[in-house]
RNA sequence: GAUAAACCUACGCUUAAUUUCCAGCUUUUACGUAAGCUCGGAAAGCGGGGGAACCAAUUUUUUGGGGCGAAUCUUUGAAGUAGGGAACCAUCUUUCCCGAGCCCGGCAGCUAACCUCGUCAGCAGUGGAUCAAGUUUUU
Numbered sequence: 001g002a003u004a005a006a007c008c009u010a011c012g013c014u015u016a017a018u019u020u021c022c023a024g025c026u027u028u029u030a031c032g033u034a035a036g037c038u039c040g041g042a043a044a045g046c047g048g049g050g051g052a053a054c055c056a057a058u059u060u061u062u063u064g065g066g067g068c069g070a071a072u073c074u075u076u077g078a079a080g081u082a083g084g085g086a087a088c089c090a091u092c093u094u095u096c097c098c099g100a101g102c103c104c105g106g107c108a109g110c111u112a113a114c115c116u117c118g119u120c121a122g123c124a125g126u127g128g129a130u131c132a133a134g135u136u137u138u139u
């Protein structure tokens, strides 16, 4: 110096999955304080489901039906594909990647009021161009 792997970490990525306050516990400090944790609690923000009129649908009855999600479909045993993601946002382009899984339990179209639920989990990632916006300074 190069290559590969592992660990840590600033800035970050997928996802709705973030922020604040209170309480308790642990660590730190002489104290104040600071940091972290919770089969604890409450809000805000973000996201999902149920649920009138009107409209739509009249096609459900095991060929069950439905929901979350980008994750659907085709053909034969592996490959493609609708669709989705990758450093402000948008567009074009390049390259790479995903294209799963889970839930309800006989039942749900849309849907104001209203009711109700979630706020997990998993990563180690900066190609190029154009347009637009914002900030600062000077006149």
Base pairs, nucleotide, nucleotide: 011125012123013122014121018044019043020042021041022040023038024037025036026035027034045119046118047117048116049115050114055109062106064107065104066103067102068101073080074079075078083098084097085096086095090130091129092128093127